[in-house]
The RNA shown here (transfer RNA) has 74 nucleotides and comes from Auraticoccus cholistanensis. Lineage of the source: Bacteria > Actinomycetota > Propionibacteriales > Propionibacteriaceae > Auraticoccus.
RNA sequence: GCCCUCGUAGCUCAGUGGAUCAGAGCAGGAGCCUUCUAAUCUCUUGGUCGCAGGUUCGAAUCCUGCCGGGGGCG
Numbered sequence: 001g002c003c004c005u006c007g008u009a010g011c012u013c014a015g016u017g018g019a020u021c022a023g024a025g026c027a028g029g030a031g032c033c034u035u036c037u038a039a040u041c042u043c044u045u046g047g048u049c050g051c052a053g054g055u056u057c058g059a060a061u062c063c064u065g066c067c068g069g070g071g072g073c074g
Base pairs, nucleotide, nucleotide: 001073002072003071004070005069006068007067010026011025012024013023027045028044029043030042031041050066051065052064053063054062
C1' cells in the first nucleotide's frame, strides 16, 4: 500500500430484506419481601447506532470517504 472483517446503553450482544417507539441480558436507581442483608419479583434509568457526507418521502440497515480494533497478502 491492497483486501476481508468488526464498531449499537457502563459491559456482553441481537437487530443489517429500508418505515413498528432502537432492543435483550448483566449493571445502576426505587419499590416489594425480610429482624437485617442477599436472592426472587415489579417498576425504572441509560444510546450522536464510530465520525462526516450522499441516495431516499423515509437510513443502525444502502453508497462514498475518514477514524479505530482484529486478520490476510505484498

Rfam family: tRNA. Rfam classes the family as a transfer RNA. The coordinates come from a structure-prediction model, not an experiment, and the mean pLDDT is 81.